The RNA shown here (c-di-GMP-I-GGC riboswitch aptamer) has 80 nucleotides and comes from a Solirubrobacterales bacterium. It was read from a public genome assembly, where an Rfam model found it.

[in-house]
RNA sequence: CUCGAAAAAGGCAAACCACUCGUGAGGGUGGGACGCAAAGCCACGGGACUCCAACAUCGGAGUCAGCCGGGUUGCCGAAG
Numbered sequence: 001c002u003c004g005a006a007a008a009a010g011g012c013a014a015a016c017c018a019c020u021c022g023u024g025a026g027g028g029u030g031g032g033a034c035g036c037a038a039a040g041c042c043a044c045g046g047g048a049c050u051c052c053a054a055c056a057u058c059g060g061a062g063u064c065a066g067c068c069g070g071g072u073u074g075c076c077g078a079a080g
Stems, first nucleotide, its partner, number of pairs: 002080001003077002011036002016031006034066001040072003044069003047064006
């Protein structure tokens, strides 16, 4: 560097529930664990979704990093 163990320490937390913010997608906090080796961070490419405006169809503003790539930082450590 690659890799990710029927290993250890530590970490995150889907659905769902409560409160809360947002027109909405969805976000935050707490509870809760389906899962996760980047399920840390970044909307850069693709994709999905929302709101507004079009209604030969072109656009504007957003959301999702736990959909796939990419970028970047990084804990632990056997075998190869």
Rfam family: c-di-GMP-I-GGC riboswitch aptamer. Gene Ontology term of the family: cyclic-di-GMP binding.